[in-house]
């Protein structure tokens, strides 16, 4: 350099045009003598950066930035 995949809660991932989730951490609560675990509940995202196309974009299409694999 050339080519492919992935980038989405604090972490490991789902969602692949039409209300952004899900486990784990986290807080708060209930139980305990306390502590853990078990249950109930909260909170937490510019969807990786700019543009484009659509009535509507995390979703498609281009740039670019990053990480990883491949090939030279």
């Nucleotide at each position: 350099g050339c080519c492919a995949g992935c980038g989405u809660a604090g972490c490991u991932c789902a969602g692949g045009g039409g209300u952004a989730g899900a486990g784990c951490a986290g807080c708060g609560g209930u139980u305990u003598u306390g502590u853990a675990a078990a249950c109930c509940g909260c909170a937490g995202g510019u969807c990786g950066u700019g543009g484009g196309u659509u009535c509507a974009a995390a979703u498609c299409c281009c740039u670019c930035c990053g990480c990883u694999g491949g090939c030279u």
Transfer RNA from a Candidatus Kerfeldbacteria bacterium, 72 nucleotides, folded computationally. Rfam family: tRNA. Model confidence (mean pLDDT): 83 of 100.